[in-house]
RNA sequence: CAAGCAGUUCUUUUUGUCGCUUCGCACACUUGUGCGGGGAGGAAAGUCCGGGCAGUACAGAACAGUAUGCUUCCUAACUGGAAGGAUUUCUGUGAGUAAUUGCAGAAAUACAGACAGUGUUACAGAAAAUAACCGCCUUGAACUCGUUGAUAGGUAAGGGUGAAAAUGCAGGGUAAGAGCCUGCGGGAUUAUCCGGUGACGGGUAUUCCGAACAAACCUCAUACACUGAAAAGCCAAAUAAGCUGACUUUUGAAGAUUGUUCGUCUGAGUAUGCCAAAGGCAACAAGUCAGUGGGUGGGCUGAUAGAGCUUGGUUGUGAAACCAUUCCCAGAUAAAUGACAAAAUUCGGCUUGCCGAAAACAGAACCCGGCUUACAGGACUGCUUUUUUU
Numbered sequence: 001c002a003a004g005c006a007g008u009u010c011u012u013u014u015u016g017u018c019g020c021u022u023c024g025c026a027c028a029c030u031u032g033u034g035c036g037g038g039g040a041g042g043a044a045a046g047u048c049c050g051g052g053c054a055g056u057a058c059a060g061a062a063c064a065g066u067a068u069g070c071u072u073c074c075u076a077a078c079u080g081g082a083a084g085g086a087u088u089u090c091u092g093u094g095a096g097u098a099a100u101u102g103c104a105g106a107a108a109u110a111c112a113g114a115c116a117g118u119g120u121u122a123c124a125g126a127a128a129a130u131a132a133c134c135g136c137c138u139u140g141a142a143c144u145c146g147u148u149g150a151u152a153g154g155u156a157a158g159g160g161u162g163a164a165a166a167u168g169c170a171g172g173g174u175a176a177g178a179g180c181c182u183g184c185g186g187g188a189u190u191a192u193c194c195g196g197u198g199a200c201g202g203g204u205a206u207u208c209c210g211a212a213c214a215a216a217c218c219u220c221a222u223a224c225a226c227u228g229a230a231a232a233g234c235c236a237a238a239u240a241a242g243c244u245g246a247c248u249u250u251u252g253a254a255g256a257u258u259g260u261u262c263g264u265c266u267g268a269g270u271a272u273g274c275c276a277a278a279g280g281c282a283a284c285a286a287g288u289c290a291g292u293g294g295g296u297g298g299g300c301u302g303a304u305a306g307a308g309c310u311u312g313g314u315u316g317u318g319a320a321a322c323c324a325u326u327c328c329c330a331g332a333u334a335a336a337u338g339a340c341a342a343a344a345u346u347c348g349g350c351u352u353g354c355c356g357a358a359a360a361c362a363g364a365a366c367c368c369g370g371c372u373u374a375c376a377g378g379a380c381u382g383c384u385u386u387u388u389u390u
Base pairs, nucleotide, nucleotide: 002385003384004383005382006381007380008379009378010377012344013343014342015341016340017339018338020039021038022037023036024035025034026033027032041361045372046371048370049369050368051367052366053228054227055226056225060262061261062260063259064258065224066223067222068221069220070084071083072082073081074080085111086109087108088107089106090105091104092103093102094101095100112219113218117217118216119213120212121211133159134158135155136154137153138152142147143146167185168184169183170182171181172180186209187208188207190205191204192203193202194201195200232301233300234299235298242292243291244290245289246288247287248286249285254266255265256264269284272282273281274280275279308327311324312323313322314321315320345358346357347356348355349354350353
């Protein structure tokens, strides 16, 4: 210098003419005219999280269910962000006979609990935990007198299988071996001291050494009412307060916020007649549920001033917070946000002055903060590889 990988960031600007749309002002009275201001993204996508807002009388209880899971901080909140801790892996570099370990850099983590209980570890292998296939040591049968190694006992250091085989290394010791003994490592428990807001880190002492899996059931802690702008309100108009069935009328049908149960609340006749009364029956009226049928499909609000943007200062390792300051930056309702020309900027080609392009992914619909996905080209940072030069 070039290429590749990863992460972050930008997503052209100005002027003029015409066209569409919205807001404000003025004029007009009919669907307009004039002037002025504005008009689709970094993801508007996905609908995966969290909220604002709106509604339901109770955001009451229990059980079920769902979600989260190292610490502290930021935030309206979050499975988001910042800074840390622990474990594991890789690279480089030191110490040690070795086991192992220090420092630096990078990456990953579904990172509460395996001594509450239940359960799983296929295949291979002798065996996945009361182990012995090959092997090692002791004993030595039988017979071809020099071959062979029956039988019995000991062993877990060496080898094999496997993801994993009874904590590891070195030395001593032993018939051969083994924490059998010694020293040095690793891990776990308990107690205690020091440092830290904390997760944790370091030291001393005691006891011990099969393991993994809870993205297996489970246990523990914390949190959770639901629905969703087609939410939810208001106005106008029209129709058949229709018809059928069932239940009920305060001793109460039915309804009310994931599921079940309990609680609580709302809730329609102080009415008529008959039977001697209790109470029952009948008619009318009212209420609720289910079915069937009819009318309407219009307008307004929600709907854009915000957990808002710009610039500066202070505090903080940082994410951010506070103070001051600037600005108002789409609001449609089947859906507008465009076309042309010129210049600048950026990129590409090469004849260095011309030509060409602005290409990808993609289009607001209640709003906001995150996450994820798609992507042409440019810029910045880090790493890797090759070449050239010094």
A computed fold for a 390-nucleotide RNA from a Bacteroidota bacterium, annotated as Bacterial RNase P class A. It was read from a public genome assembly, where an Rfam model found it. Rfam family: Bacterial RNase P class A. Gene Ontology terms of the family: tRNA processing, ribonuclease P activity and dimeric ribonuclease P complex. It is annotated as a ribozyme. Model confidence (mean pLDDT): 75 of 100.